Molecule: SAM riboswitch aptamer (S box leader)
Organism: Halodesulfovibrio sp.
């Protein structure tokens, strides 16, 4: 890089440095931003995908699978629904609901 699977309405911020745009994706919308955003570093936190670990169920047992915990390790995340719309379906509809695509994260394959 590519493929597969799972998840994406919840949750969790301070300090310091920098200094102008930022929110992946054309245009437009909306939002964040000199009361300093974005990004980086440190410390904290959230969550529970993987590892570790405890218990329970299935099993004669082991293995395995599933569930409930835990949070030590590996990631991840820490404005807003993946910001929404834009595409498809229902719909009178840019209401609302559902879905897809894209993207992100994790685990695995090659």
């Nucleotide at each position: 890089a590519u493929c597969u699977c799972a998840u994406g309405a919840a949750g969790a911020g301070g300090a310091c440095a920098c200094g102008a745009g930022g929110g992946a994706u054309c245009u437009g919308g909306c939002c964040c931003a000199a009361u300093g955003a974005c990004u980086g570093u440190c410390c904290g936190g959230c969550a529970a995908c993987c590892u570790a670990u405890a218990c329970u169920a299935c099993c004669a047992a082991c293995a395995g699978u599933a569930g409930u915990g835990c949070a030590a390790g590996g990631u991840g995340c820490u404005a807003a629904g993946c910001c929404a719309c834009c595409c498809c379906g229902c719909g009178a509809g840019a209401a609302g609901c559902g879905g897809a695509a894209c993207c992100a994260u994790g685990a695995g394959g090659c």